[in-house]
RNA sequence: AUUUUUUUAGUACAACAGAAAGUAUAUGUGGCUUCCAACCACACGGCCUUGGUUUAAAUCCAAGAAAAAAUA
Numbered sequence: 001a002u003u004u005u006u007u008u009a010g011u012a013c014a015a016c017a018g019a020a021a022g023u024a025u026a027u028g029u030g031g032c033u034u035c036c037a038a039c040c041a042c043a044c045g046g047c048c049u050u051g052g053u054u055u056a057a058a059u060c061c062a063a064g065a066a067a068a069a070a071u072a
Stems, first nucleotide, its partner, number of pairs: 001071007010025004018055001027043005048064005
């Protein structure tokens, strides 16, 4: 320099264009326990940014940002 891939909760990942964006874990509160751990319940917290297409976008398209890989 060129090409490709990825970006969703504190962390690791899901989510055929139809909408209530979930799961595990972590954290907090309560329960249980003589106490702790484990277990149970609840809460918390998110679509990288901007624009476009569409009746409808986390999903499709463009540009940008960040990360990774390959080639030279």
Annotation: Predicted 3D model of a 72-nucleotide RNA (transfer RNA) from Zenion sp. Taxonomically the source falls in Zenion (Eukaryota, Clupeocephala, Euteleosteomorpha, Zeiformes). It is recorded under the gene name trnG. It matches the Rfam family "tRNA". It is annotated as a transfer RNA.